[in-house]
RNA sequence: GCCACCUUAGCUCAGCCGGAAGAGCACCCGCCUCGUAAGCGGGGGGUCGCGGGUUCGAAUCCCGCAGGUGGCUCCA
Numbered sequence: 001g002c003c004a005c006c007u008u009a010g011c012u013c014a015g016c017c018g019g020a021a022g023a024g025c026a027c028c029c030g031c032c033u034c035g036u037a038a039g040c041g042g043g044g045g046g047u048c049g050c051g052g053g054u055u056c057g058a059a060u061c062c063c064g065c066a067g068g069u070g071g072c073u074c075c076a
Stems, first nucleotide, its partner, number of pairs: 001072007010025004019056001027043005049065005
């Protein structure tokens, strides 16, 4: 330098064919318990990496950029 894939909640990840975002864990509150853990109920938490485009409508499609992972190649 080239190619492929990935980037969504604090962490790990879903999200099918474009109709507007979820789970588990963690965190907070409550219930239960003599108490703790476990269990149960509820709650908060998101510029969907950034910018632009297409569209009535974009996490989803297209282009560019950034970061990450893997592979390939060149020079010495």